Notes: This is a predicted structure of a 74-nucleotide RNA (transfer RNA) from a bacterium. It matches the Rfam family "tRNA". By type it is a transfer RNA.

[in-house]
RNA sequence: CCGCCCGUAGCUCAAUUGGUUAGAGCACAGAGCUUAUACCUCUGGGGUUCUUGGUUCGAGUCCAAGCGGGCGGA
Repeated sequence: CCGCCCGUAGCUCAAUUGGUUAGAGCACAGAGCUUAUACCUCUGGGGUUCUUGGUUCGAGUCCAAGCGGGCGGA
């Protein structure tokens, strides 16, 4: 320099080929349980879906550029 893949919660990942409120597990906080801790049960907080722009009535999803990470080639 060229090609391909990926970017969503603190972490690991979903989101049914564009459509109702973006969810799950773990982690975190609170309560219950216990003499206490842990386990277990219940509840809760936490997201400008990497950035900017475009298409559309409607974008996490489609398009373009950029940024970051990974793989391959020269």